A computed fold for a 280-nucleotide part of an RNA from a Fervidicoccaceae archaeon, annotated as large-subunit ribosomal RNA, domain VI.
The full RNA is in RNAcentral, with records from ENA.
It matches the Rfam family "Archaeal large subunit ribosomal RNA".
The source organism's lineage runs through Archaea, Thermoproteati, Thermoproteota, Thermoprotei and Fervidicoccaceae.
[in-house]
Context: one part of a larger RNA
RNA sequence: CGCUGGCCGACUGAGGGGAAGGUCCCCCUAGUACGAGAGGAACGGGGGGCCGCGGCUUAUGGUCUACCGGUUGUCCGGCAGGGCAGCGCCGGGCAGCCACGCCGUGAGGGAUAACCGCUGAAAGCAUCUAAGCGGGAAGCCCUCCCCGAGACUAGUCGGCCACUCCAGCACGGGUUUCCGUGCUGGACGAGGGCACCCGUAGAAGACGGGUUUGAUAGGGCGGGGGUGUAAGCCUCGAGGGGCCUUUGGCCCCGAGAGGCGAGCCUGCCGCUACUAAAAG
Numbered sequence: 001c002g003c004u005g006g007c008c009g010a011c012u013g014a015g016g017g018g019a020a021g022g023u024c025c026c027c028c029u030a031g032u033a034c035g036a037g038a039g040g041a042a043c044g045g046g047g048g049g050c051c052g053c054g055g056c057u058u059a060u061g062g063u064c065u066a067c068c069g070g071u072u073g074u075c076c077g078g079c080a081g082g083g084c085a086g087c088g089c090c091g092g093g094c095a096g097c098c099a100c101g102c103c104g105u106g107a108g109g110g111a112u113a114a115c116c117g118c119u120g121a122a123a124g125c126a127u128c129u130a131a132g133c134g135g136g137a138a139g140c141c142c143u144c145c146c147c148g149a150g151a152c153u154a155g156u157c158g159g160c161c162a163c164u165c166c167a168g169c170a171c172g173g174g175u176u177u178c179c180g181u182g183c184u185g186g187a188c189g190a191g192g193g194c195a196c197c198c199g200u201a202g203a204a205g206a207c208g209g210g211u212u213u214g215a216u217a218g219g220g221c222g223g224g225g226g227u228g229u230a231a232g233c234c235u236c237g238a239g240g241g242g243c244c245u246u247u248g249g250c251c252c253c254g255a256g257a258g259g260c261g262a263g264c265c266u267g268c269c270g271c272u273a274c275u276a277a278a279a280g
Base pairs, nucleotide, nucleotide: 001150005161006160007159008158009157010156011155015147016146017145018144021051022050023049024048025047026046027045028044034039052105053104054103055102056101060099061098062097063096067092068091069090070089071088072085073084074083075082076081094267108142109141110140115135116134117133118132164187165186166185167184168183169182170181171180172179173178194280195211196210197209198208199207216276217275218274219272220271221270222269223268224266225265226264227263232260233259234258235257236256239253240252241251242250243249244248
C1' cells in the first nucleotide's frame, strides 16, 4: 500500500515445507514344500539390534566458574571471615542445557508404471483393447508434523467502536432565529502503539505476560531442594614455655583428635503489596 468503515479474537485450508526412513538378525510358518539322499525354502506373522531423523529430561548418566564442604601456599597483626593461585586443588551438587538415557519413526486407503488378466470385435478363428472391466511398486496422492487468507477469487465465524457532535467558510432554498450540500479545523472513540516491570521468548526488531480493578519482577516469610554438623563451648592431647627448692609441684601456649551443637545457600513451588510497574 492492498483487501473498500476501523479494529480485536478464533477458525477454514488453497498452497507450501518435512528423513517419507535405511539395513541386519532371531522365532513361528517348518525340518514343511522340494529332493533318492545330502540338504533345504517361500507367502504371511511376531520380536529385536545398529545407523539416520524428530521430540523430551520422570528415571539413568554428564556438565553445573549459582551453591555447600574439605584442604595446600601466601597475604589481610591473632580469632572469625576473606583475597589470590586456570573454579588453586579435591569431594558433592538443584534448576537449566544435554546423551551414554526415554519416546516416536505405524498401519491403512486411493489412482497408477512395467507387467498379469476378464469379456471382446474389427478379422465367423485368435487377440488384455479398439468400446468396457479387474489386478499390480520402497515410487505418486491422502492418512502424520509444521507454516499458511498478499489464497489479488485477498475467505468464514464471534465480539467491539463508528456511520456522531461543535465551530468557521462557500453555494442553493427560505429569509428573524432555519434547512440541505461541500470544504476546513476541532471534539468523542473501539483498538493499537509509546513508556514502565518482566519472561521457560529472544542477536536487534519480534513474540508472550503484567502495569495498583495488580502477585509481573525484586524483597520478606513458608515449603521443597543442595551440602553435611557452622560459630561457640567442653574434654583429651604430640610438643613447647614460665615459676618454685632437687625427686617433684603449679601455671600458660598448643598441632591434632573426640563430644555437644545446623549453619550456609537456593535460577524451584507457594503466600504476602514492603519496593518498582506512578503520573502519562